[in-house]
RNA sequence: CAAACCGUGGUUCGAGACCAUCCCACGCUAAAAAACUAAGGAGUG
Numbered sequence: 001c002a003a004a005c006c007g008u009g010g011u012u013c014g015a016g017a018c019c020a021u022c023c024c025a026c027g028c029u030a031a032a033a034a035a036c037u038a039a040g041g042a043g044u045g
Base pairs, nucleotide, nucleotide: 006027007026008025009024010023
């Protein structure tokens, strides 16, 4: 440094799920970030 295991945490999102799972990130520390939507700008037809 990388991978696996384990652990911790989490925004937007989803008709739907406390926990769990999926996804994301991190490695004792609790924080980021989409998969979504509106407006604006540019371009094409």